Source information: A computed fold for a 115-nucleotide RNA from Aquiflexum lacus, annotated as SAM riboswitch aptamer (S box leader). Lineage of the source: Bacteria > Pseudomonadati > Bacteroidota > Cytophagia > Aquiflexum. The model forms 91% of the base pairs in the Rfam consensus.
RNA sequence: GAUUUAUACAGAAGAGGUGAGAGACAGGCUCGAUGACCCUCUGGCAACCAUUCGAUUCGUUGAAAAGGUGCCAAUUCCUGCCAAAUGGGCGUAAUUCCAUUUGGAACUAUAAAUU
Numbered sequence: 001g002a003u004u005u006a007u008a009c010a011g012a013a014g015a016g017g018u019g020a021g022a023g024a025c026a027g028g029c030u031c032g033a034u035g036a037c038c039c040u041c042u043g044g045c046a047a048c049c050a051u052u053c054g055a056u057u058c059g060u061u062g063a064a065a066a067g068g069u070g071c072c073a074a075u076u077c078c079u080g081c082c083a084a085a086u087g088g089g090c091g092u093a094a095u096u097c098c099a100u101u102u103g104g105a106a107c108u109a110u111a112a113a114u115u
Stems, first nucleotide, its partner, number of pairs: 001115008013042005021031003025080004043072003048068002051064005081104009
């Protein structure tokens, strides 16, 4: 790097360093010299893997958190593709366009396994 499975509306910040963009992409919107993003240290959150103690209909499941990851602005920040409902624009009508809501998919990220 690739594939598969699972999860993504909850949760969790201080110090030091550096100094200009950052939030994957596009549009929007937001964060940022009152120092963002990033790096280091410390602290924390969570519970995917490991571990420990239970329950079990043996399929699973509850709790803990010293290990391996992950994470600590905004729902994956929102939308993007498809479908439905509602409302609206144009129109004789249908097609179609816009907005909102709901559902699904994709993308992205992370974990675990395989390669």